[in-house]
RNA sequence: GCCGAAAUAGCUCAGUUGGUAGAGCACCCGCCUUGUAAGCGGGAGGUCGUGGGUUCGAUCCCCACUUUCGGCU
Repeated sequence: GCCGAAAUAGCUCAGUUGGUAGAGCACCCGCCUUGUAAGCGGGAGGUCGUGGGUUCGAUCCCCACUUUCGGCU
């Protein structure tokens, strides 16, 4: 230099032939317990890497860029 993959909640990851984004763990509250843990119920938490484009509508499609990983030379 070229090619490919990944980037979504604090962490690990789903997701959608384009239609208001979810799980587990962690966190907070309650129940249970003599108490703690475990268990059960509930809650909060996300400009979906950045900037443009297409579209009535983009996490999803297109382009550029950033970071990480892998491959080739």
Source information
Predicted 3D model of a 73-nucleotide RNA (transfer RNA) from a Gemmatimonadales bacterium. The RNAcentral record of the sequence draws on ENA and MGnify. Its mean pLDDT, the model's own confidence on a scale to 100, is 82. Rfam family: tRNA. RNAcentral records the identical sequence in 2 taxa.